[in-house]
Record summary:
This is a predicted structure of a 94-nucleotide RNA (TPP riboswitch aptamer (THI element)). Of the family's consensus pairs, 95% are formed in the model. Rfam family: TPP riboswitch aptamer (THI element). Rfam links the family to the GO term thiamine pyrophosphate binding. About the family: Vitamin B(1) in its active form thiamin pyrophosphate (TPP) is an essential coenzyme that is synthesised by coupling of pyrimidine and thiazole moieties in bacteria.
RNA sequence: UGGCAUUGCUGGGGGUUCGCUUUUACGGCGAUGAGACACACCCUUUGAACCUGAUGCGGGUCAUGCCGCCGUAGGGAAGCGUCGCGGCUCCUUA
Repeated sequence: UGGCAUUGCUGGGGGUUCGCUUUUACGGCGAUGAGACACACCCUUUGAACCUGAUGCGGGUCAUGCCGCCGUAGGGAAGCGUCGCGGCUCCUUA
């Protein structure tokens, strides 16, 4: 000086559906999920967190991005430090 892995801080990004019930409440119970308004969770360019396409296609379900395809598609939010291990270079000594 740069790389890989670990990890912290600060900042930033993101989603919140479905069924039943009901007093129509962001209430209760249940499904999926990390998370279904959480002092939480997930993701942060090595970017399927999330959005668009999409009122798409196939399968399944009581129902729903529930699952798969789409998807090497298009977008999408970063800086600083920590510890460890290589690489390269320089200096010193032998």